Bacterial RNase P class A from a soil metagenome, 381 nucleotides, folded computationally. The RNAcentral record of the sequence draws on MGnify. Its mean pLDDT, the model's own confidence on a scale to 100, is 77. Rfam family: Bacterial RNase P class A. The family's RNA type in Rfam is ribozyme. Its family is annotated with tRNA processing, dimeric ribonuclease P complex and ribonuclease P activity in the Gene Ontology.
RNA sequence: GGUCGGCAAGGCGGUCGCGUCACCACGAAAAUUUCGAUUUCAGUGGUGCCGAGGAACGUCCGGGCUCCGAAGAGCAGGGCGGUGGGUAAUACCCACCCGGGGUAACCCGCGAGAAAGUGCCACAGAAAAUAGACCGCCACCAGAUUGUAUUGGUGGUAAGGGUGAAACGGUGGUGUAAGAGACCACCAGCGUUCGAGGUGACUCGAGCGGCUCGGUAAACCUCGUCCGGAGCAAGAUUAGACAGAAAACGAUGAGGCGGCUCGCUGAGUUUUCGGGUAAAUCGCUAGAGGGCUACGGCAACGUAUCCCCGAGAGAGAUGGCCGCCACGAUGCACACGUUCUCGUUUGUGUCGUACAGAACCCGGCGUAUUAGCCGGCCCGU
Numbered sequence: 001g002g003u004c005g006g007c008a009a010g011g012c013g014g015u016c017g018c019g020u021c022a023c024c025a026c027g028a029a030a031a032u033u034u035c036g037a038u039u040u041c042a043g044u045g046g047u048g049c050c051g052a053g054g055a056a057c058g059u060c061c062g063g064g065c066u067c068c069g070a071a072g073a074g075c076a077g078g079g080c081g082g083u084g085g086g087u088a089a090u091a092c093c094c095a096c097c098c099g100g101g102g103u104a105a106c107c108c109g110c111g112a113g114a115a116a117g118u119g120c121c122a123c124a125g126a127a128a129a130u131a132g133a134c135c136g137c138c139a140c141c142a143g144a145u146u147g148u149a150u151u152g153g154u155g156g157u158a159a160g161g162g163u164g165a166a167a168c169g170g171u172g173g174u175g176u177a178a179g180a181g182a183c184c185a186c187c188a189g190c191g192u193u194c195g196a197g198g199u200g201a202c203u204c205g206a207g208c209g210g211c212u213c214g215g216u217a218a219a220c221c222u223c224g225u226c227c228g229g230a231g232c233a234a235g236a237u238u239a240g241a242c243a244g245a246a247a248a249c250g251a252u253g254a255g256g257c258g259g260c261u262c263g264c265u266g267a268g269u270u271u272u273c274g275g276g277u278a279a280a281u282c283g284c285u286a287g288a289g290g291g292c293u294a295c296g297g298c299a300a301c302g303u304a305u306c307c308c309c310g311a312g313a314g315a316g317a318u319g320g321c322c323g324c325c326a327c328g329a330u331g332c333a334c335a336c337g338u339u340c341u342c343g344u345u346u347g348u349g350u351c352g353u354a355c356a357g358a359a360c361c362c363g364g365c366g367u368a369u370u371a372g373c374c375g376g377c378c379c380g381u
Stems, first nucleotide, its partner, number of pairs: 001378007008370001010325007018051002021048006027041001029040004053355001057366002060364005065231004072262004077227005082096005097111001098109004112222002117220002119216003134161002136157008169187006188212002190209008235282004244273006255265002289308003293304004326353008335344003
């Protein structure tokens, strides 16, 4: 200097104040009563324990939980996509493989298939996929010329040059009129056979084959695999109130919680006008919970003993003030070192201390934030 990970989110004291819960006291009101009192309880006071986060934010995922569906099949649609493991589960986490970046530590990956099909690759270029001849190279013919250079035509060629992000493998040779995997050697890729290693993705090695026809699927698509829906304003209980009328559809089947079809079930559904109610309690915090230790595992994580209980509000509480300390910035003063007005110690004054706020809960991911603290590894000196 880089890279990966962990921790914290100022501390102490005093004072006034807020909220749930528990206990104590007082107690309007109500009920009961043998009229002594008892019970319930609004409210008030006192005491005590506790009282926002690493992200509570985003609402991007996965679940727990609740309700609907007696239950199901298919199509469409959607999610995922290297291998193995972890987890309640996941698009999350761990390890490994392959590819790319980096000196490295490490980081990144919409990681199956392009020879099933369709599409796209601007401009430039002859030509962008069974793509092609611009400049070239060669042979023949004709004109011109002493001859060559040169002009035109016909045929061959794709090794050289040019264009481009990318142009029908690379280097060397044989061969040819000139060339060309046309042929040969070595190499790269591809296909295939065998062997070794690995749970596997894959890796290494040996042989055969002239086979060499791009890229793109984060384009449509194909393949594999998974998927009921809605959501705490879910829902449950108690109390209370009311008033229905008309029309349409409906056993030739209403309705049945994403769409369609089949199947199953089997009587209501929709629209308009009109009336009543909207209160209380629960759901609501003891959990896939947290911590130490031991064992297993490369790890994620798992198992076991022991210990702990750390907001549950309900228009929604946790704050204000004072003092001291800590950290940081800055000014001044002294001293020392020293330099070109800098550094260090001490004292003193002033200022500052981020992002941000539970609302059913949990596991992730993303984002915001202090130029705080600690540690591992890599590179350089």